[in-house]
Context: one part of a larger RNA
């Protein structure tokens, strides 16, 4: 490099938007660049192949023939690809009406719980564990009642449910805002798919500045346990957990399954629409699930939400370790991230 692969053996980029590029619906017509055919020129000789010949043979040498993927010119063909023109509506999109949803951003409000403060009642324990102790408590704790304050999270509903590109999203409410789906006219007329670079978003932890700090809780301290116990258990407890702005850019970022399109026997649950008939439903559209035919698969299993049958484009893999390391470069305040080897060894 070719071939072959990427759910679990090595391998799908965390996700989207999109540049270049690659690929691209139906009809007519023009063109003839790709493509195909003919003719012609060239494709040196030697070498190589075949035939014949010369040295006793061979190597070697001589003669001839054929071949020569290719390139140029020219004359044609026009199915396909490309290019031009004209049109079409099924792909794509727009409009009208309807519709469901924890989709997003910002503000306001609410109750339960927790902790703390003050006051009342009240008295000797409370707390914690396998058992204890550290700890709290006669300076009145725990318990209980009332009032106040603070911060964080939103029980029940709640689901095998819903929404979102992914990360993710849940008290109630208002404003702003995004995407989806259905039904029907009307409109544009291929405007499409993918997407190297690039740009944007991206859990948790972490970082910077300023706030906030109820709970929980890395680090840390003490008490236990133990041979020891830098742990598991207990009592405390700081960063952090929360907010604003700015970084970081990684996760088992998982369906361990890239995106788009078409095709392939059925059964069943559920969500949201539309609905002939007429009051709860046939059917139908778009999702979310379960079980399976064919088929696939090493098997487990997948099976119209494919891992089946095909097509286009991107990403990635090539024995284990060394190693996601070193070096260099790029990014970052740092932590570190991205890119990413080799020697050696089995």
């Nucleotide at each position: 490099u070719u071939g072959g692969g990427u759910u679990u053996a090595a391998a799908g980029g965390g996700u989207g938007c999109g540049u270049a590029g690659g690929c691209g619906g139906c009809u007519a017509u023009c063109u003839a660049a790709g493509u195909c055919a003919g003719u012609u020129g060239u494709g040196a000789a030697a070498u190589a192949u075949c035939u014949c010949g010369g040295c006793u043979u061979a190597a070697c040498c001589g003669a001839g023939a054929g071949g020569g993927u290719g390139c140029g010119a020219u004359u044609g063909a026009u199915a396909c690809u490309g290019g031009g023109u004209a049109g079409c509506u099924u792909g794509a999109g727009u409009u009208a009406c309807a519709u469901a949803g924890a989709g997003g951003u910002u503000g306001g409000c609410g109750g339960a719980a927790u902790u703390g403060a003050u006051g009342g009642u009240g008295u000797a324990g409370c707390g914690g564990u396998g058992a204890a102790a550290u700890g709290c408590a006669u300076a009145g704790a725990u318990a209980u009642c009332a009032u106040c304050a603070a911060g964080a999270a939103c029980a029940c509903c709640g689901a095998u449910a819903g929404c979102g590109a992914a990360g993710g999203c849940a008290g109630c409410u208002a404003a702003c805002u995004a995407a989806g789906u259905g039904u029907u006219u009307a409109c544009u007329g291929a405007c499409g798919c993918u997407g190297a670079g690039g740009c944007a978003c991206g859990a948790a932890a972490g970082u910077g500045u300023g706030g906030g700090g109820a709970u929980c809780a890395a680090a840390c301290a003490g008490g236990a346990u133990u041979a020891g116990a830098u742990a598991c258990c207990c009592u405390g407890g700081u960063a952090g957990u929360c907010c604003a702005c700015a970084c970081u850019g990684u996760a088992a970022a998982c369906g361990a399954u890239g995106a788009u399109u078409a095709c392939u026997c059925g059964a069943u649950g559920u969500u949201u629409g539309c609905g002939a008939u007429a009051u709860a439903c046939a059917g139908u559209a778009a999702g979310c699930g379960u079980c399976c035919a064919a088929g696939g698969g090493a098997a487990a299993c997948c099976g119209c939400u494919a891992a089946g049958u095909a097509a286009u484009c991107c990403a990635c893999c090539u024995g284990g370790g060394g190693a996601g390391u070193a070096c260099g470069c790029c990014g970052g305040c740092a932590a570190c991230g991205g890119u990413g080897a080799a020697a050696c060894u089995c």
Molecule: small-subunit ribosomal RNA, central domain
Organism: Cytophagales bacterium